[in-house]
RNA sequence: GGCCUCAUCGUCUAGCGGCUAGGACACAUCCUUCUCAAGGAUGUAACCGGGGUUCGAUUCCCCGUGAGGUCA
Numbered sequence: 001g002g003c004c005u006c007a008u009c010g011u012c013u014a015g016c017g018g019c020u021a022g023g024a025c026a027c028a029u030c031c032u033u034c035u036c037a038a039g040g041a042u043g044u045a046a047c048c049g050g051g052g053u054u055c056g057a058u059u060c061c062c063c064g065u066g067a068g069g070u071c072a
Base pairs, nucleotide, nucleotide: 001071002070003069004068005067006066007065010025011024012023013022018055027043028042029041030040031039048064049063050062051061052060
């Protein structure tokens, strides 16, 4: 340098055009307990940047950035 793949809560991840963007762990509050742990309830928190297509984009297309793989 060419080609391919990926980028979503603090972390890991689901989501094939209309979702309140879901789950697990973590965190906060409460319940339970003499206390702790475990368990339960509730809550906080996310779509890499720019442009395009579309009535509507996390999703499709282009460019960029970053990460990984492969060939040279």
Molecule: transfer RNA
Organism: Candidatus Kaiserbacteria bacterium RIFCSPLOWO2_01_FULL_53_17